Context: one part of a larger RNA
């Protein structure tokens, strides 16, 4: 820019891509087969490897603005109490998130055509022969089938809803203008993300922060009273504190606003 009006969901599946791994064990069966030792096809079950996607209930791991303990030093006048630097000082846990060491699942199973190979019928060649007519099986492999992407598939597909046939110029083509549905800008943000895109929202509002309530986390704040000469322990008290997590709550911000967008060859 196309996809012969503009718009908004939904989708077909042309092509393409992924995937395709393979062990031990039991049972049939100590059967079949063999003198014995050994020891099965078919055909049915369990359990694993190693690849691969998902995912975070559980284990685990990370966890530099989470919570505690702890050394040296320096500050807040001193004491407690606190902050600052020292690899995040140093140690011990630790939500959510992202992860494996965790967890779920997957390879197929079925269908078609066929290879090699096995065969039925069957002549040439009174007989034989899977072939010459015919015609049946037969692979981890081909084509489906599973999962993924896909109409710029210019061959531009389908299907349902919406807007309507506006005004100037102009013979028309075609221009230029305002608008419809609708979309962008702008702003609030995260399930998304290098940017762009995508997804949720923009007061007819819970989008984000803040507050409150909840989970969860450190684990018993300060202060004060009480034992103790004291280090310190007890009580207050599952206490204070506490990032993402789950709701709630217009208090703070998403105000106001602008642009663009058919008139159907």
């Nucleotide at each position: 820019c196309g996809c012969a009006g503009g718009a908004g969901a939904c989708u077909u599946g042309a092509g393409g891509g992924g995937a395709g791994c393979u062990g031990u064990c039991c049972c049939u069966a100590g059967u079949a087969c063999g003198a014995g030792a050994g020891g099965a096809c078919c055909g049915g079950g369990a359990c694993g490897g190693a690849c691969g996607c998902a995912c975070c209930u559980c284990u685990g791991g990370u966890g530099u603005g989470c919570c505690a303990g702890u050394u040296g030093u320096c500050g807040c006048g001193c004491c407690a109490g606190c902050g600052g630097c020292a690899c995040u000082g140093c140690u011990g846990g630790u939500u959510g998130g992202c992860c494996a060491c965790g967890u779920g699942c997957g390879g197929a199973a079925g269908a078609g055509a066929u290879a090699a190979g096995c065969g039925c019928u069957g002549a040439a060649a009174g007989c034989a022969u899977c072939u010459a007519a015919g015609u049946g099986c037969g692979a981890a492999g081909c084509u489906c089938g599973c999962c993924c992407c896909a109409a710029g598939a210019u061959g531009a597909g389908g299907u349902c809803u919406c807007c309507c046939a506006c005004u100037g110029g102009g013979a028309a083509a075609c221009c230029a203008g305002g608008u419809a549905a609708g979309g962008c800008c702008c702003c609030u943000c995260g399930u998304a993300g290098a940017c762009c895109a995508c997804g949720a929202g923009g007061u007819c509002g819970a989008u984000a922060g803040g507050c409150c309530g909840g989970a969860g986390g450190u684990g018993g704040a300060a202060g004060c009273a009480c034992g103790g000469c004291a280090a310190c322990g007890u009580g207050u008290u599952g206490a204070g504190c506490c990032g993402a997590c789950c709701g709630g709550u217009a208090c703070u911000a998403a105000u106001a606003g602008g642009c663009c967008g058919a008139g159907g060859a």
Molecule: large-subunit ribosomal RNA, domain VI
Organism: Actinomycetota bacterium